Overview:
RNAcentral holds the full RNA, with entries from ENA and SILVA. A computed fold for a 462-nucleotide part of an RNA from an uncultured bacterium, annotated as small-subunit ribosomal RNA, 3' major domain. Rfam family: Bacterial small subunit ribosomal RNA. Gene Ontology terms of the family: structural constituent of ribosome and ribosome. Its mean pLDDT, the model's own confidence on a scale to 100, is 82.
[in-house]
Context: one part of a larger RNA
RNA sequence: UGACGGGGACCCGCACAAGCGGUGGAGCGUGUUCUUUAAUUCGACGAUAAACGAAGAACCUUACCAGGGCUUGACAUCCCUUGAAUUUUGUCGAAAGACGAGAGUGCUUUAUUGAGCAAGGUGACAGGUGUUGCAUGGCCGUCGUCAGCUCGUGUCGUGAGAUGUUUGGUUAAGUCCAUUAACGAGCGCAACCCUUAUGAAUAGUUGGAUUUUUCUAUUCAGACUGCCCCGGUAACGGGGAGGAAGGAGGGGAUGAUGUCAGGUCAGUAUUACCCUUAUGUCCUGGGCUAGAAACGCGCUACAAUGGCCGGUACAAUGCGCAGCGAAGCGGCAACGUGGAGCAAAUCGUAUCAAAGCCGGUCCCAGUUCGGAUAGCAGGCUGAAACUCGCCUGCUUGAAGUCGGAAUCGCUAGUAAUCGCAGGUCAGCACACUGCGGUGAAUACGUUCCCGGGUCUUGUACA
Numbered sequence: 001u002g003a004c005g006g007g008g009a010c011c012c013g014c015a016c017a018a019g020c021g022g023u024g025g026a027g028c029g030u031g032u033u034c035u036u037u038a039a040u041u042c043g044a045c046g047a048u049a050a051a052c053g054a055a056g057a058a059c060c061u062u063a064c065c066a067g068g069g070c071u072u073g074a075c076a077u078c079c080c081u082u083g084a085a086u087u088u089u090g091u092c093g094a095a096a097g098a099c100g101a102g103a104g105u106g107c108u109u110u111a112u113u114g115a116g117c118a119a120g121g122u123g124a125c126a127g128g129u130g131u132u133g134c135a136u137g138g139c140c141g142u143c144g145u146c147a148g149c150u151c152g153u154g155u156c157g158u159g160a161g162a163u164g165u166u167u168g169g170u171u172a173a174g175u176c177c178a179u180u181a182a183c184g185a186g187c188g189c190a191a192c193c194c195u196u197a198u199g200a201a202u203a204g205u206u207g208g209a210u211u212u213u214u215c216u217a218u219u220c221a222g223a224c225u226g227c228c229c230c231g232g233u234a235a236c237g238g239g240g241a242g243g244a245a246g247g248a249g250g251g252g253a254u255g256a257u258g259u260c261a262g263g264u265c266a267g268u269a270u271u272a273c274c275c276u277u278a279u280g281u282c283c284u285g286g287g288c289u290a291g292a293a294a295c296g297c298g299c300u301a302c303a304a305u306g307g308c309c310g311g312u313a314c315a316a317u318g319c320g321c322a323g324c325g326a327a328g329c330g331g332c333a334a335c336g337u338g339g340a341g342c343a344a345a346u347c348g349u350a351u352c353a354a355a356g357c358c359g360g361u362c363c364c365a366g367u368u369c370g371g372a373u374a375g376c377a378g379g380c381u382g383a384a385a386c387u388c389g390c391c392u393g394c395u396u397g398a399a400g401u402c403g404g405a406a407u408c409g410c411u412a413g414u415a416a417u418c419g420c421a422g423g424u425c426a427g428c429a430c431a432c433u434g435c436g437g438u439g440a441a442u443a444c445g446u447u448c449c450c451g452g453g454u455c456u457u458g459u460a461c462a
Stems, first nucleotide, its partner, number of pairs: 001462002003459003007456007015446002019410005026300008034291002042053002064286007073125001077124002079121005086103007107114001127275002130273002136269001138264003141260001143258001148187006154163003167178003193252004198221007224246001227240005302403001306362007318349003323342002328337003369400001374395007416438007
């Protein structure tokens, strides 16, 4: 100087408390461990792994396994030889491929050849999702959006270092003020950026309904403790007015010096090592989807604030040409047929929605709750749904009556609850990313638990 303390003082945070809803019990989905397996590819393991890489494993993906093949190779450059390229077709084979048969003979040139493409040969080489994240770059997680981390000159100290950065206030903040052997400065904080809430101006393809207005887009205005009162030296704090908005208005992007030899050599790059008729590469089939058991994240429920039936109302974000696909018609339905319109404020998804509201029924039961499991019959995508997809109809109707110890999220348009869209994608979403609808309760307070910051103190630790 740090680090640590079941030392002290002060401060903060959904940290506790006050509340609301969950998880932990059930069934299912999904990830992980373990086990099994020819293989169940690999990575990630407290917080900081476990709906994580994976924004979507039937083949492909695919890295794994079995079998069948190839060895200058699936891919790149160079050298030599031959042939235009290209195309039709036979046999064997699960395919990869192997062995043949035929058509075709182009462009360019100094008439040697050249360009491009294909085949064969030779070796330089290719190739490796092989190892090392404890050799690395880059990127990321975390402490933490916590308020810290440093430097120049000066001063003090033999020196390591100290001071500044302390102290008293104040703040979300090393924010600011006062003080002060310090005076200044840098990276952080804040602001500048985006969005949202109000108004104005301008423009309006389109949109509703013609002028006002709604809407879309752009540019401005507006909020600054500016005004008033109180406290205070000041910084600032408390209250009030006006205002759409008040003291950082709400949200986002933005993550200092560093810590964890944190994660990633499997995204890419890359050191060193290793393989080179194989640890490379092509194909078919299988596996990644197994199942005694354990854990994580979710979905659906256990019902009457509900289930079922009928009627009826109101969104926003988005997406669309190998696409969205209307009306009409067929089907109980999934869907089929159809093909208008639309590269989209114009058409479609989408009458855009569900919870909601109105009426009826059920009467507390393992039920008209719950829907697992299973049988049959169909539909869609796709060469192909057996292993192993999704959807529909009829039948079947399991566990489950609110969950032990323990544990998680959330302070307002939030929690809770309700649906919609998108990415991935041929098909497949209970996951993820967004969008709107309805819309609470509680916070006395900081004694305690957890984490963090500042000062101080002890230390046999570095």